Model confidence (mean pLDDT): 85 of 100.
This is a predicted structure of a 352-nucleotide part of an RNA (small-subunit ribosomal RNA, central domain) from an Ilumatobacteraceae bacterium.
The organism belongs to Ilumatobacteraceae, within Bacteria.

[in-house]
Context: one part of a larger RNA
């Protein structure tokens, strides 16, 4: 390489958009490149197969016949694939129209609870903390409590096994701007589609740069304990950071450890968003059907088992990524990227 694989054994890129490429709905006409068939040429001999013959046999040798992927030319076939058509279609895809749910995104404004700090009042000897203590705070009046003020960060209950988003992720309230989805309709376009090597964008936390901010929390650090020791776990403090703006970084158990798309294959049950039918005096409840999500259970089937099971890990097709014994090693070297930290790409010797 072929092959076999990728939920948990090695293996799905963190996610999306999209270039090339690969693949691609129904129908008509043409063409005949792929495809299929005939003919001619070529396909040396030996070898191979068959028949016959020669060495006592066999191996071996000789003769005849057959066969010879492929290739070139030529004549045909046209189901499938391709190509051509200002040919046609509407079931895919998209647009329009009517509705609709939502912590989807960005900016601006507002709110209350709580912690801390400040000021003032009341008040007096403790508070705090732990397994027990101590460090610490407190008669310069703390803790507790009342009133007022300052400032930063996060939004209890609602809250859900629930919703939205491509993923990361998103939760107080209002306004403005804005993306996507779903349902219904069937007016329009008429295959405009799927995937996607490279590429581009987005991408938690931590970290970095410049400037701001800093209530609480808290790496580092300091002290108190514990202990044989205690560079920890526990306690008292506490700086980066956590927050904001702009710019980097580009990683993760970025996980459903399960790439994307389409189609098909028993059901049951709960829940979120629509539409329709029935029922219903009103209202509320209710019964059923259908489309789209989110869960649980379970048949066939699959699986090494666990388990998966219309949200597949079942049955198929298309496209991409990846794996190929453990260690060495996601390392060295080189290259690219980065301010740095480092990231991406990625071996070998040796060894078991």
């Nucleotide at each position: 390489u072929u092959g076999g694989g990728c939920g948990u054994a090695a293996a799905g890129a963190g996610c999306u958009c999209g270039u090339a490429g690969g693949c691609g709905g129904u129908u008509c006409a043409g063409u005949a490149a792929g495809u299929c068939g005939g003919g001619u040429g070529u396909g040396a001999a030996a070898a191979c197969u068959c028949u016959g013959g020669g060495c006592u046999u066999a191996a071996c040798c000789c003769a005849g016949a057959g066969a010879c992927g492929c290739c070139a030319c030529u004549c045909g076939a046209u189901a499938c694939u391709g190509c051509u058509g200002u040919g046609a279609c509407u079931a895919g895809a998209g647009u329009g129209c009517g509705g609709u749910a939502g912590g989807g995104g960005a900016g601006c404004g507002g709110g209350g609870a709580a912690u801390u700090c400040c000021u003032a009042g009341u008040g007096u000897a403790g508070c705090g903390g732990u397994g027990a203590a101590a460090u610490g705070c407190g008669c310069a009046g703390a803790u507790a409590u009342u009133a007022g003020g300052a400032g930063g960060a996060a939004c209890a209950c609602c809250a859900g096994u629930g919703g939205c988003g491509a993923a990361g992720g998103c939760g107080c309230c209002g306004c403005u701007c804005u993306g996507g989805g779903c349902c219904g309709u069937a007016a329009c376009u008429g295959a405009c589609g799927c995937u996607g090597a490279g590429g581009a964008g987005c991408g938690a936390a931590a970290g970095c740069g410049u400037g701001g901010g800093u209530a609480g929390c808290a790496a580092a650090c300091a002290g108190g304990a514990u202990u044989a020791g205690a560079u920890a776990c526990c306690c008292u403090g506490g700086u980066a950071g956590u927050c904001c703006a702009c710019g980097c970084c580009g990683u993760a158990a970025a996980c459903g450890u399960u790439g994307g798309g389409c189609a098909c294959u028993a059901g049951g049950u709960g829940u979120g968003g629509g539409u329709c039918u029935c029922a219903a005096c009103c209202a509320a409840c209710g019964a059923g059907a259908u489309c789209c999500g989110c869960g649980c259970c379970g048949u066939c089937g699959c699986u090494a088992a666990c388990g998966c099971a219309u949200u597949a890990a079942g049955u198929g097709c298309c496209c991409c990524g990846c794996c190929u014994g453990g260690g060495g090693a996601g390392u060295a070297c080189g290259g690219c990227c980065g301010c740095a930290a480092g990231g991406c790409u990625a071996a070998a010797a040796c060894u078991c």
It matches the Rfam family "Bacterial small subunit ribosomal RNA".